[in-house]
RNA sequence: UGAAGCUGUGCGGGAGAGACCGGUCCAGCCGGCGCCGAAGGAGCAACCGCCCCGGGAAACUCUCAGGCACGUGAACCGCACAGACCAG
Numbered sequence: 001u002g003a004a005g006c007u008g009u010g011c012g013g014g015a016g017a018g019a020c021c022g023g024u025c026c027a028g029c030c031g032g033c034g035c036c037g038a039a040g041g042a043g044c045a046a047c048c049g050c051c052c053c054g055g056g057a058a059a060c061u062c063u064c065a066g067g068c069a070c071g072u073g074a075a076c077c078g079c080a081c082a083g084a085c086c087a088g
Base pairs, nucleotide, nucleotide: 001088006083007082008081009080010079011078012077013076018033020032021031022030023029024028034068035067036066040064041062042061043060047055048054049053
């Protein structure tokens, strides 16, 4: 000096599922039933180990949480900026 990768921020894209029923001060909140998976969370295969057991991925599974008009949020993708580390 410093790529890639990591973290954060901004911008853009970004699915699914009841504008359900009842109460209500009708924005919203509470209760009920039905559903969704892509915030978060949890589970596990191959494989590995010191082999009791432990480690071990997800967009798979679960649906605790979250969500089911608009809106917000949203894994993930792209671009930009910043930070630390670092191959060379």
Molecule: Glycine riboswitch aptamer
Organism: Acidimicrobiia bacterium